[in-house]
Predicted 3D model of a 370-nucleotide RNA (Bacterial RNase P class A) from an uncultured Rhodobacteraceae bacterium. Of the family's consensus pairs, 96% are formed in the model. The prediction has a mean pLDDT of 75. Rfam family: Bacterial RNase P class A. Rfam links the family to the GO terms tRNA processing, ribonuclease P activity and dimeric ribonuclease P complex.
């Protein structure tokens, strides 16, 4: 110097008029002060809050899936393992189970799962190029053909036999643990798909701030209580019989009773308004402690949007990076244009996706030079 991997920051400034939204403050119409992101986006996970539902208990249905460890929690994050890519930094992997059961393996091929005879070889028989047996060492097809070489052995051959190599189990032996190392044994059985169906282990009630709550304004539909009235057996107590469970079914406890032109409260939606709402696992930051690390865990300082027909803006003027055209060896000048993505909507941790251009680190491969 060139090529790469990887982790991060930033994403216009400052003034000047003029507005929107919210707080205080007073001299009541003017002043002060605060006012979007890293992603406020997708709305995909996970909680925090609110209402309703809930004895249990079987089913179903969803979901997640190596190990260990962080967390309020999670499908996230963090360090391992095991597998694949890459010279290497590094990066990816729906990563339990195919010896519990069904299923499927297109096309091509003789044959595609308790294996298979099409060429070839090889043996017998004859009608001399067919027909029976034998074989999977060779050939072809396939994503995949049922362990590789090698040597024996044999009509030809084949774990049929022997050596290595690979594969199966595996005593011991290390790790908390996935999981690695591995004596020794086995002629070799157990193909691949669980992002098909299923098994297995662990988990999960439902709906959302348009959740709820309160206020004013009006009461049709409806609902609560009270009143008559309410199965069957009993005199009564009570006991059968029924009906009612927010996935389904079974149910303990509880509750309830067909009907009524009847009596008192109550009263949805809707339209305004308060409240819920922003100080909460808060957030930046510097420092110790423990920890590989996520992360926890003291201490010190700084700091806070809260609208809802939905603010956080718009114009100017000078600068700033980058880009464009002249000029000029160069420094530079002089003109022009000009800052992506995209914006809160109960609140948090996350994931993923978008994002002109700027810039900062760590690290690996080559090349040169000293």
């Nucleotide at each position: 110097g060139c090529g790469g991997a990887u982790g991060g920051c930033u994403g216009g400034a400052u003034g000047g008029c003029u507005g929107c939204u919210g707080a205080g403050g007073c001299u009541u119409g003017c002043c002060u002060c605060a006012g979007a992101g890293g992603a406020a986006a997708g709305u995909c996970c996970g909680g925090a809050c609110u209402c309703c539902a809930c004895a249990a208990a079987g089913c179903a249905c969803g979901g997640u899936g190596c190990c260990g460890g962080g967390u309020a929690a999670c499908g996230c994050c963090c360090g391992g393992c095991g597998g694949g890519g890459g010279c290497a930094a590094c990066c990816c992997c729906a990563g339990g189970g195919a010896a519990a059961g069904c299923g499927c393996c297109a096309c091509a091929g003789a044959g595609a799962a308790c294996a298979g005879a099409c060429g070839g070889c090889u043996a017998u028989g004859c009608u001399u190029g067919c027909a029976u047996a034998g074989u999977c060492a060779c050939g072809g097809u396939g994503a995949a053909a049922c362990g590789g070489u090698g040597g024996g052995g044999u009509a030809a051959g084949a774990g049929c036999c022997c050596a290595c190599c690979g594969c199966g189990c595996g005593a011991g032996c290390g790790g908390c643990a996935a999981c690695g190392c591995a004596a020794g044994c086995g002629g070799c059985a157990c193909g691949g798909c669980a992002a098909g169906c299923c098994c297995c282990a662990c988990c999960g009630g439902g709906a959302g701030c348009a959740a709820u709550g309160c206020c004013a304004a009006a009461u049709a539909g409806g609902g609560a209580c009270c009143c008559c009235g309410c199965g069957u057996c009993g005199c009564a107590a009570g006991a059968c019989a029924g009906g009612g469970a927010u996935g389904c079914u079974u149910g303990a406890a509880c509750c309830c009773a067909a009907g009524g032109a009847g009596g008192u409260c109550c009263g949805g939606g809707u339209u305004g308004g308060c409240a819920g709402c922003u100080a909460g696992a808060g957030g930046a930051u510097g420092u110790c402690u423990g920890g590989c690390a996520a992360c926890a865990g003291g201490c010190g300082u700084c700091u806070g949007a809260g609208a809802u027909g939905a603010a956080u803006g718009g114009u100017c003027a000078u600068c700033c990076a980058u880009c464009c055209g002249a000029g000029g060896u160069a420094a530079c000048u002089c003109g022009g244009g000009g800052g992506a993505c995209a914006a809160a909507a109960u609140c948090c941790g996350g994931c993923u996706u978008a994002c002109a251009g700027g810039u900062c680190g760590u690290c690996c491969g080559c090349g040169c030079u000293u």